This is a predicted structure of a 90-nucleotide RNA (transfer RNA) from uncultured Algisphaera sp.
It matches the Rfam family "tRNA". Rfam's curators write: Transfer RNA (tRNA) molecules are approximately 80 nucleotides in length. It is annotated as a transfer RNA.
The sequence was found in a public genome assembly.
Lineage of the source: Bacteria > Planctomycetota > Phycisphaerales > Phycisphaeraceae > Algisphaera.
RNA sequence: GGUGGGGUGCCAGAGUGGUCGAAUGGACCGGUUUUGAAAACCGGCGUGGCUUUCGGGUCACCGUGGGUUCGAAUCCCACCCCCACCGCCA
Repeated sequence: GGUGGGGUGCCAGAGUGGUCGAAUGGACCGGUUUUGAAAACCGGCGUGGCUUUCGGGUCACCGUGGGUUCGAAUCCCACCCCCACCGCCA
């Protein structure tokens, strides 16, 4: 350099243009249980802005920036990054 695959929450990872800021598992937090732990079970659990009667409400965000569309994590374009294979140089 070429071809193909990929980038989603703390981690892994699913995700048909609408029911998705987002399944599931792990981690973490609270609880039940226990003499105490582990395991198991139950509940909770992304980040930021604004607002709040502090219960919450609302808006934005799926690598970055654009585009298509009534509507985009999903389709298109450019760029960045990762993986595999092939090629070239040394």